Small-subunit ribosomal RNA, 5' domain from a metagenome, 536 nucleotides, folded computationally. The full RNA is in RNAcentral, with records from SILVA. Its Rfam family is "Bacterial small subunit ribosomal RNA".
Context: one part of a larger RNA
RNA sequence: GAAUCAACGCUGGCGGCGUGCCUAACACAUGCAAGUCGCGCGCGAAAGGGGGGCAACCCCCAAGUAGAGCGGCGCACGGGUGAGUAACGCGUGGGUGAUCUGCCUCCGAGUGGGGAAUAACAGCGGGAAACUGCUGCUAAUACCGCAUGACAUCCUCGGGUCGCACUGAGGAUCAAAGCCGGGGACCGCAAGGCCUGGCGCUUGGAGAUGAGCCCGCGUCCGAUUAGCUAGUUGGCGGGGUAAUGGCCCACCAAGGCUCCGAUCGGUAGCCGGCCUGAGAGGGCGGACGGCCACACUGGGACUGAGACACGGCCCAGACUCCUACGGGAGGCAGCAGUGGGGAAUUUUUCGCAAUGGGGGAAACCCUGACGAAGCAACGCCGCGUGGAGGAUGAAGGCCUUCGGGUCGUAAACUCCUGUCGACUGGGAAGAAUGCACCUGACCUAAUACGUCAAAGUGUUGACUGUACCGGUGGAGGAAGCCACGGCUAACUCUGUGCCAGCAGCCGCGGUAAUACAGAGGUGGCAAGCGUUGUUC
Numbered sequence: 001g002a003a004u005c006a007a008c009g010c011u012g013g014c015g016g017c018g019u020g021c022c023u024a025a026c027a028c029a030u031g032c033a034a035g036u037c038g039c040g041c042g043c044g045a046a047a048g049g050g051g052g053g054c055a056a057c058c059c060c061c062a063a064g065u066a067g068a069g070c071g072g073c074g075c076a077c078g079g080g081u082g083a084g085u086a087a088c089g090c091g092u093g094g095g096u097g098a099u100c101u102g103c104c105u106c107c108g109a110g111u112g113g114g115g116a117a118u119a120a121c122a123g124c125g126g127g128a129a130a131c132u133g134c135u136g137c138u139a140a141u142a143c144c145g146c147a148u149g150a151c152a153u154c155c156u157c158g159g160g161u162c163g164c165a166c167u168g169a170g171g172a173u174c175a176a177a178g179c180c181g182g183g184g185a186c187c188g189c190a191a192g193g194c195c196u197g198g199c200g201c202u203u204g205g206a207g208a209u210g211a212g213c214c215c216g217c218g219u220c221c222g223a224u225u226a227g228c229u230a231g232u233u234g235g236c237g238g239g240g241u242a243a244u245g246g247c248c249c250a251c252c253a254a255g256g257c258u259c260c261g262a263u264c265g266g267u268a269g270c271c272g273g274c275c276u277g278a279g280a281g282g283g284c285g286g287a288c289g290g291c292c293a294c295a296c297u298g299g300g301a302c303u304g305a306g307a308c309a310c311g312g313c314c315c316a317g318a319c320u321c322c323u324a325c326g327g328g329a330g331g332c333a334g335c336a337g338u339g340g341g342g343a344a345u346u347u348u349u350c351g352c353a354a355u356g357g358g359g360g361a362a363a364c365c366c367u368g369a370c371g372a373a374g375c376a377a378c379g380c381c382g383c384g385u386g387g388a389g390g391a392u393g394a395a396g397g398c399c400u401u402c403g404g405g406u407c408g409u410a411a412a413c414u415c416c417u418g419u420c421g422a423c424u425g426g427g428a429a430g431a432a433u434g435c436a437c438c439u440g441a442c443c444u445a446a447u448a449c450g451u452c453a454a455a456g457u458g459u460u461g462a463c464u465g466u467a468c469c470g471g472u473g474g475a476g477g478a479a480g481c482c483a484c485g486g487c488u489a490a491c492u493c494u495g496u497g498c499c500a501g502c503a504g505c506c507g508c509g510g511u512a513a514u515a516c517a518g519a520g521g522u523g524g525c526a527a528g529c530g531u532u533g534u535u536c
Base pairs, nucleotide, nucleotide: 001536002535003534004533006532007531008530009529010528013383014382015381016380017379018378019376020375021341026339027338028337030336031335032334035073036072037071040070041069043067048061049060050059051058052057080294081293082292089219090218091217092216093215094214095213096212099211100210104207105206106205107204108203109202110201111200112146114144115143121136122135123134124133125132126131152173153172154171155170156169157168158167159166178199179198180197181196182195183194186193187192220266221265222264227257228256229255232254233253234252235251237249238248239247269291270290271289272288273284274283275282276281296317297316298315299314300313319330320329321328322327347373349372350371351370355369356367357366358365359364386416387415388414389413396407397406398405399404420477422472423471424470425469426468430463434459435458436457437456439453440452441451442450480525481524482523483522484521485506486505487504491520492519493518494517495516501508502507
């Protein structure tokens, strides 16, 4: 000098864009942060209103609504944190003839016919609660057989290969589910059959996307850590996995690593990048993006295409809470917020209008992701605090050789301007590829339905009456901080008298201190300026 997730002192007008617990991965009150689908399924209220009845009560609308329940998809994404990890964790380049991949896209084939349950519900119970037992009824795109079946899986034989890649033949095994719309003829009493469209379902192939595993190379400090290792190293066989493998197991062999630093100890998430520097290099890994790991601590599996699963389950532990003492409940390293720790780090805000995500045929619902607003000079950038004229130069301050010098065109005064702020009027873009209507094309027996495409019209905004534009008024509301001995730009007076004090280094102060303190003046930067910490 540059930089900073900064803090502290003094000061502080506005705007834009960013950033904001670096410490206790400490403990957490409260609210919200993951739901959705009635076009999969069976049930099914109430308030309120109307009617009937002496009343009890019944009926209709509310309403097949609200609501749970079964079922499907999602909850493995998105969001947080950096504890652990010196490791194939990450980076980079490869391998998979050792693998998987829901939803999506393309191509092929199929979707026949049956069965038995169960929640909800009802009845009777248990419990303080959390919750739960028994009996009975019922549905499905829930569950289970049967049929059909190959280019799928397995086995055998042959070709082929280093090898079970690939390929030919034979045998065995395994599927499915329906829902919604439209309809002329024909059949049917009707439901419907039948035709047709859409969404699904089953089984294959291919792709795309995502993931698993393996390998080469790279990846901090310490030798005042020199030896380490028994599932250890390899083999045969098996188990397990989507899959290779001591991943696990039985047996066999005795190996494997290491001064090119094993082992041990310390420290640390890694990278794209960021800071500095002419570069080489050094330091860092906050925000944003990629990967990894973790979710009170430790362990475990279940479900599933995917988890060993932050707002799932089970066990153990610590802690907190409830309890009728028998037993239960909880996990902010999600967004806000609280206590605590600390030099130190924000609102218990608004909205799904946009972008994106989940569910749904859709309308739509959910979304503390996200978009915004709020707080903080924490950072960067921009703007303003006025402009022009104005004296041999007011007053006042300071200095003085007492002549004067200086603050100083500075002020006053005159003429202007109108940024920002104030008040006032107008007023967006972000909104379309969304939704509705209209037109055409495709599909079709069909001017139904449905799908697709273009133009037009209508509709949808949290921010927000915001940005922006105009008007009114009038210099009015808006400057400080640090330094002035040398380094280093900037000097005098007074006070003090090795005192009080200053100080980054050298060093100042003991009676003329440009170095302390105050004042005047000057220099520097400026809504900041200095100090401290850290890096180069």